Molecule: Bacterial RNase P class A
Organism: Capnocytophaga sp.
RNA sequence: CGAGCAAAUCAGCUUAUCGCUACGAAAGUAGAGGAAAGUCCGGACACCACAGAGCAACAUAGCGGGUAACGCCCGUCCGUCGUAAGGCGAGGACAAGUGCAACAGAAAGAAUGUACGGGUAAUGCCGUAGUGAAAUCAGGUAAACUCUAUGUGGUGCAACACCGCGUAAACCAGCGUUAAGAGGGCUGCUCGCCCCAGUUGGAGGGUAGGUGGUUAGAGUUUGGUAGCAAUGCCAAACCCAGAUAAAUGAUAAGCACCUUUUUAAGGUACAGAAUCCGGCUUAUGAUUUGCUCUUUUU
Numbered sequence: 001c002g003a004g005c006a007a008a009u010c011a012g013c014u015u016a017u018c019g020c021u022a023c024g025a026a027a028g029u030a031g032a033g034g035a036a037a038g039u040c041c042g043g044a045c046a047c048c049a050c051a052g053a054g055c056a057a058c059a060u061a062g063c064g065g066g067u068a069a070c071g072c073c074c075g076u077c078c079g080u081c082g083u084a085a086g087g088c089g090a091g092g093a094c095a096a097g098u099g100c101a102a103c104a105g106a107a108a109g110a111a112u113g114u115a116c117g118g119g120u121a122a123u124g125c126c127g128u129a130g131u132g133a134a135a136u137c138a139g140g141u142a143a144a145c146u147c148u149a150u151g152u153g154g155u156g157c158a159a160c161a162c163c164g165c166g167u168a169a170a171c172c173a174g175c176g177u178u179a180a181g182a183g184g185g186c187u188g189c190u191c192g193c194c195c196c197a198g199u200u201g202g203a204g205g206g207u208a209g210g211u212g213g214u215u216a217g218a219g220u221u222u223g224g225u226a227g228c229a230a231u232g233c234c235a236a237a238c239c240c241a242g243a244u245a246a247a248u249g250a251u252a253a254g255c256a257c258c259u260u261u262u263u264a265a266g267g268u269a270c271a272g273a274a275u276c277c278g279g280c281u282u283a284u285g286a287u288u289u290g291c292u293c294u295u296u297u298u
Base pairs, nucleotide, nucleotide: 002293003292004291005290006289007288008287009286010285012255013254014253015252016251017250018249020031021030022029023028033270037281038280040279041278042277043276044275045156046155047154048153052191053190054189055188057152058151059150060149061148062076063075064074065073066072077091078089079088080087081086092147093146097145098144099141100140114129115128116127117126118125160212161211162210163209171202172201173200174199175198181196183195184194185193186192219238220237221236222235223234224233225232226231256268257267258266259265260264
């Protein structure tokens, strides 16, 4: 010089004019992310249930720690990839059982009629060679079926709560009416338990409007402290969208960064909140810091 590994920060800024949304009496203040994406995990919250037991299904799996919790994160052991910095993890059990292994080889498992040597009355038996990844109650494989241990109630802010309007709490049919049952609930099934006198279907009628949920949090930032770290504790400061068919913008000038044909021109990624939070995965531009090294040159 070049190639790589790991991490961090930003994701344009300023001024003016006009416009939109929320809060506010007004002045004014605030207004889309590091992933808001995927809907893959874990929860908060809301409602139903809370009477379990068994079976099934699914998930996790070295050891220790973190966290509200996790299938996540940190450390460490082991294994594997890489020259290395580092990356990945499929990490319990093969004597509980059943499977799988092309070709080659005599033969791939209760299988074996190869060749040579030893031994025997003879077979059995022992050893070597050869083929192969693996050859003598064999080992390998469980992101093969399975077994073991642990765990999992359901639905989801279109959850749900309240207010208002309006009609037909009427009609027909089936099943049922004090429980040993029609219907419903307890996960998917069975048993068991619980609610309850109505339910299931048909035809028809009315309404679908408004308010709350709605953002002060397992919150953010700075400093100190304990710890290898993840993270915890203490102190101080701060308030940072709440739309509802969906606001968060447009114009002008300048600045920042990058490129080039250099006093001019062009460009600046992936992409947009919809109940909220913690992760993982995927997409993606620029800058900075630390670390590693084959080969070559000096």